[in-house]
């Protein structure tokens, strides 16, 4: 180099034949519940969907390009 797949909360992913506020689990903080702790139950917070641009009324979704990891050919 060339071709693939991968990037989404602090961690692990889901959602990707485009649609209406972006989600689960853990963990983190709160509040019951205990004499205290773990455990449980119930609430919160936490994201420019890996950068830019483009099509579209509408993009995490599609098209280019670009980064990072990975895998395969030479």
């Nucleotide at each position: 180099g060339g071709c693939c797949c991968u990037g989404u909360a602090g961690c692990u992913c889901a959602g990707c034949u485009g649609g209406a506020u972006a989600g689960a689990g853990c963990a983190u903080c709160g509040c019951u519940u205990u004499c205290c702790u773990a455990a449980a139950g119930c609430g919160g917070a936490g994201g420019u969907c890996a950068c830019a641009g483009g099509u579209u009324c509408g993009a995490a979704u599609c098209c280019u390009g670009u980064c990072a990891g990975g895998g395969u050919c030479g």

Description: The prediction has a mean pLDDT of 82. This is a predicted structure of a 74-nucleotide RNA (transfer RNA) from a Planctomycetota bacterium. Its Rfam family is "tRNA".